[in-house]
RNA sequence: CUCUGUAAAUGGCAAACUUGGGGUAACUCAAGGACGCAAAGCUACGAGUCCUGUAAAAUGGAUAGUCGGGUUAUCGAA
Numbered sequence: 001c002u003c004u005g006u007a008a009a010u011g012g013c014a015a016a017c018u019u020g021g022g023g024u025a026a027c028u029c030a031a032g033g034a035c036g037c038a039a040a041g042c043u044a045c046g047a048g049u050c051c052u053g054u055a056a057a058a059u060g061g062a063u064a065g066u067c068g069g070g071u072u073a074u075c076g077a078a
Stems, first nucleotide, its partner, number of pairs: 005075001012037002017032006035065001041071003045068003048063004
């Protein structure tokens, strides 16, 4: 330095749900709350799913905690 994953240590994030706000909607933001997570950090490039729309579409949007890819990062037992 790279790969793998996590024995130990420092920490980190935050599902469902509740309250308030935004949005036609999917969904999202803040606070509380922890199911879990070695990238559950970031990224909408590919696929899937969802919303809008339609006779059917197209377009547009959402989802990174659906999967894959890209990219950055902590630890140092094996």